[in-house]
RNA sequence: GUGCUAGACGGGGGUUCAGCGGGCCCUUGUAACCUGCAAUCCGCUACAGCAGGGUUGAAUUCCCCUACGAGGCAGGAGGGCGGCGGUAAUUUUUGGUGGAACGUGUUGAAGCAACGGCUUUCGGAUGACGAACACGGGCGAACCCCGUCAGGGUCGGAAGGCAGCAGCGGUACACUUUGUUUUUCGGGUGUCCGAUGGUUCGGAGUGGAGCGCGAAGCGAAAAUCCUUACCGUUCGGCUGAAUAUCGAAUAGGGGUGCAC
Numbered sequence: 001g002u003g004c005u006a007g008a009c010g011g012g013g014g015u016u017c018a019g020c021g022g023g024c025c026c027u028u029g030u031a032a033c034c035u036g037c038a039a040u041c042c043g044c045u046a047c048a049g050c051a052g053g054g055u056u057g058a059a060u061u062c063c064c065c066u067a068c069g070a071g072g073c074a075g076g077a078g079g080g081c082g083g084c085g086g087u088a089a090u091u092u093u094u095g096g097u098g099g100a101a102c103g104u105g106u107u108g109a110a111g112c113a114a115c116g117g118c119u120u121u122c123g124g125a126u127g128a129c130g131a132a133c134a135c136g137g138g139c140g141a142a143c144c145c146c147g148u149c150a151g152g153g154u155c156g157g158a159a160g161g162c163a164g165c166a167g168c169g170g171u172a173c174a175c176u177u178u179g180u181u182u183u184u185c186g187g188g189u190g191u192c193c194g195a196u197g198g199u200u201c202g203g204a205g206u207g208g209a210g211c212g213c214g215a216a217g218c219g220a221a222a223a224u225c226c227u228u229a230c231c232g233u234u235c236g237g238c239u240g241a242a243u244a245u246c247g248a249a250u251a252g253g254g255g256u257g258c259a260c
Stems, first nucleotide, its partner, number of pairs: 001260004007056003010028006018045005033053005062255006071246002074243001079239003082235001083233007091223004096218002102212003111206002115202003118198002121195007129186004134180002136177003145170004153162003
């Protein structure tokens, strides 16, 4: 120098698994191949994906060691944030106390005992209205109601008899009625009388100085949406230190063939 072979053609963490690898998620990194298989899964067993094809190849690319350390996973101190609970403040409501200001009052306040108006409840009287019953008027039955029953029917030899539609008259039920008067009943009904109550109104009387409204403040009870402070929290909450573990890339050192 040529040809070839072992090896390499990405690695790591987590999850899962008896374990390894694929897949998935995260990360590092690139010069870092292709096809098929599979996650309720697929392949394999410490030489731990399998099957097929391709490239490179004994070194800047293979193997080992050391340093550094991206990142993942575990962990969960202490603090912060959030949640929840409590206490207090705040706020609101209720009732109490209080009595600023205003109004009114010797041209007479509160209170008192009468009177009157208005009004509540109960009872009674009388009326209006409505309903029911009764009475009166009207109407009222194709036949199955009454009377009279033309015509016609029927019995009879005849005299005469029988049933009977329409019509006419009447009536029962039902219906109707600005009708009548008595009775009964009804109610957010009118008026009057009596009793009773009213933080109600009025004018006289008595009385002789208050009365009405009511801000701030004070303390009580109840609630407390919002806001604030403090305390607690064994809250599957967020953040998150130490620590433990694995460890990519990078740097340094070493190792590894065969034939001609």